[in-house]
RNA sequence: UACUUAUCCAGAAAGACUGAGGGAGUAGGCCCUAUGAAGUCUUAGCAACCUGUUACCAAAUAAGGUGCUAAAUCCUUCCCGUCUUGCGGGACAGAUAAGAA
Numbered sequence: 001u002a003c004u005u006a007u008c009c010a011g012a013a014a015g016a017c018u019g020a021g022g023g024a025g026u027a028g029g030c031c032c033u034a035u036g037a038a039g040u041c042u043u044a045g046c047a048a049c050c051u052g053u054u055a056c057c058a059a060a061u062a063a064g065g066u067g068c069u070a071a072a073u074c075c076u077u078c079c080c081g082u083c084u085u086g087c088g089g090g091a092c093a094g095a096u097a098a099g100a101a
Stems, first nucleotide, its partner, number of pairs: 001101001003099006013043005021032003027076003044069003049065003052061003073093001078090005
């Protein structure tokens, strides 16, 4: 890097440095942001995919490997249904984990 499978309306932030953008990308919205964005570091936390432990299943735990800690993956975009300013379902794309090449 492409592939397979599973999950994605739950949950969880303080400090230091720094200083203007950010919410993946295109477009439209909406929102966060000098009461400090993004980034780096430290500490803390959440979760339970893999491993471990509790003999096994279930369940628990949270030591290890990841991941995550504004808003549903922030919403919509394409398709379908419907009681059509809306609601529901799906697809694409994306993220994460595990696997295999």